[in-house]
Context: one part of a larger RNA
RNA sequence: GGCAUAUGGUGGAUGUCUCGGCGUCAGGAGGCGAUGAAGGACGCGGGAACCUGCGAAAAUCCUGAGGGAGCCGGUAACCAGGCAGUGAUCUCAGGGUGUCCGAAUGGGGCAACCCACCCUUCGGGGUAUCUCCGGCUGAAUGCAUAGGCCGGUAGAAGCGAACCCAGGGAACUGAAACAUCUCAGUACCUGGAGGAAAGGAAAUCAACCGAGACUCCGUGAGUAGUGGCGAGCGAAAGCGGAUAGUAGUGAGACGCAUGAACGAUCUGGAAAGAUCGACCGCAGAAGGUGACAGUCCUGUAAUGCGAGGUAGCUACACAGCCCACGAGUAGCGUCGGGCCCGUGAAACCCGGCGUGAAUAUGGGGGGUCCACCCUCCAAGGCUAAGUACUCCCUGACGACCGAUAGUGAACCAGUAAGGCGACUGAAUGAUGAAAAGAUCCCCUGCUAGGGGAGUGAAAGAGUACCUGAAACCAUGUGCCU
Numbered sequence: 001g002g003c004a005u006a007u008g009g010u011g012g013a014u015g016u017c018u019c020g021g022c023g024u025c026a027g028g029a030g031g032c033g034a035u036g037a038a039g040g041a042c043g044c045g046g047g048a049a050c051c052u053g054c055g056a057a058a059a060u061c062c063u064g065a066g067g068g069a070g071c072c073g074g075u076a077a078c079c080a081g082g083c084a085g086u087g088a089u090c091u092c093a094g095g096g097u098g099u100c101c102g103a104a105u106g107g108g109g110c111a112a113c114c115c116a117c118c119c120u121u122c123g124g125g126g127u128a129u130c131u132c133c134g135g136c137u138g139a140a141u142g143c144a145u146a147g148g149c150c151g152g153u154a155g156a157a158g159c160g161a162a163c164c165c166a167g168g169g170a171a172c173u174g175a176a177a178c179a180u181c182u183c184a185g186u187a188c189c190u191g192g193a194g195g196a197a198a199g200g201a202a203a204u205c206a207a208c209c210g211a212g213a214c215u216c217c218g219u220g221a222g223u224a225g226u227g228g229c230g231a232g233c234g235a236a237a238g239c240g241g242a243u244a245g246u247a248g249u250g251a252g253a254c255g256c257a258u259g260a261a262c263g264a265u266c267u268g269g270a271a272a273g274a275u276c277g278a279c280c281g282c283a284g285a286a287g288g289u290g291a292c293a294g295u296c297c298u299g300u301a302a303u304g305c306g307a308g309g310u311a312g313c314u315a316c317a318c319a320g321c322c323c324a325c326g327a328g329u330a331g332c333g334u335c336g337g338g339c340c341c342g343u344g345a346a347a348c349c350c351g352g353c354g355u356g357a358a359u360a361u362g363g364g365g366g367g368u369c370c371a372c373c374c375u376c377c378a379a380g381g382c383u384a385a386g387u388a389c390u391c392c393c394u395g396a397c398g399a400c401c402g403a404u405a406g407u408g409a410a411c412c413a414g415u416a417a418g419g420c421g422a423c424u425g426a427a428u429g430a431u432g433a434a435a436a437g438a439u440c441c442c443c444u445g446c447u448a449g450g451g452g453a454g455u456g457a458a459a460g461a462g463u464a465c466c467u468g469a470a471a472c473c474a475u476g477u478g479c480c481u
Base pairs, nucleotide, nucleotide: 001480002479003478004477005476006475007474008473009472015466016430017429020401021400022398023397024396025395026394027393028392029390030389031159032158039101040100041099042055043054044053046079047078049075050074051073061095062094063093064092065091066090070083071082072081106115107114108113116127117126118125119124129156130155131154132152133151134150135149136148137147163194164192165191166190167189168188174181178228204211205210215242216241217240218239219238225233226232245316246315247314248313249312254306255305256304257303258302262277263276264275265274266273278295279294280284286298287297288296320382321381322380323326331355332354333353334352335351336350337349338348341367362377363376364375365374366373417424418423437465440452441451442450443449
C1' cells in the first nucleotide's frame, strides 16, 4: 500500500407522511371606481422585528342577530395591566372612522413630497379637464353664429384573467430555392361593450316542389369549387339536433338543528391491538384521540326547519316586435377589398373618387347577359334562449403529484439574489404521545464539544433532532506484498 471483515464518522438517498399543488364536475358570481378603485407608502399594540388586521375614532368604534365561558390575532413565549352571565372574545349583516400616494382632479413634482387661494359655525368645505344642460355676453357682419364668462343633486375618466365586436396588421415558415400564393386576417397594437358579446325577423333560400329570423352542434364534405390548377385553401342548400312565454306547485343541491350503539381481562409507555362477552345500524364515509375505534370526540345516514325558487308537473299561450316606412340611395364608370371564387364569362356584398334612377302600373334577386317564370321589398330601429370564457367563491370527486415530484412558490416567494434597465429568479418540510427541550456534577477558555446524573417507551429521538443507503474518511483484526 492492497484485499477482506468489524466498529464508527461523514453524507442525506430510501421508506412512511402532508399544512401545498394539479385536474374534472356541479352550483354561484361575472365586476370595482370621483360616495376616490385596483395597487401601494407611512403609521396604529404597555414592552413589537415580520406577517395578519386596521387608519390619528388606527390588531379597532356603534347597532342588530347568533353564540355561551372564557378572552386581549400568528411566529411566541415572558413580564405588566385589563375585559367578561349588566353576556365578553368570536361569527354574520348594516353603519361610522378611513393619514398620504395612486384615474388623482387647486398648482407643481424625482409617487407616497413641495407650494397656494376662497369660504368657515374653526369641526371643516371648495378650487383639474372634457361632454351635456342652463344663463349672461358677443366679432368679421344687419339678424345670427363662432368665441368668451358664470353656474350645475348631471355624466365621463382609471383598474380587471379569459371570452366578444370593431379599426389597423407582420414575419419566420411552407412551396423541399423564390416573387403570385402560404403562414394569416394569425401574432401584435388600438378603440369599445357585456355577463355574455355578436347576429337576428328575408329586397333570404329554393327550383316550378317548396321552406320560413338569428345563433350553436352533427352531417352534407375534404364534396362543389379555387389554386405558379403547385404548395395548399375550401363552402352552401338540404337533413338531424340544441333553444323557446306567463302563472301556480315544486324534488335535488345549499344552510342550521337533532342525530343510535361497549365493557372486562391481557400485553404495552399508552389500547383503538389480542382474548372473552355484548350492542347500534336508513349511520361499517372520513378525520382525530399516546399503535389499527361502527358503539370516545368531530361527524356520517335519516329526519325537521329555512331563504331561494332549478329540473319536473299542472293550466293557459305558442319568439317576435316598433316607427316618422327610409335618395346623393340603387344602378353605372374607375380603383380596391370580402366571399370556395388568385379577374376569370364573375354574379352577390363592402368601401374611395366620379356620375346618378324609378316610387308598387314600381323595384331587388335567382352566378356575365336577355326573355318567360318563381321569389322577396334595400337604402330606419329593438329583441330572450340555445353558444364562448373563468381573475374569483362554495361543494364533491380523482387507476393525479408526494418535497430534484406537484404551481416558480407546502417553509413570511415573485421573496433572497443577479441586472443601469427591460427582466431573470432560487433553496429550505418531519424531535417526541406530551417539551416532560436536560436542575445538578466533571473536562475545557465563566467557549465549542463531550462524559455522568435526570426526563422519556426510546436520547444510538437532544432542537446540526423519524428512518439514516452509497460515494468518501478513520480505527481494530486477518491475509498478501

The part of an RNA shown here (large-subunit ribosomal RNA, domain I) has 481 nucleotides and comes from a Phycisphaeraceae bacterium.
Its mean pLDDT, the model's own confidence on a scale to 100, is 85.
Rfam family: Bacterial large subunit ribosomal RNA.
NCBI's taxonomy places the organism under Bacteria, Pseudomonadati, Phycisphaerae, Phycisphaerales, Phycisphaeraceae.
It was read from a public genome assembly.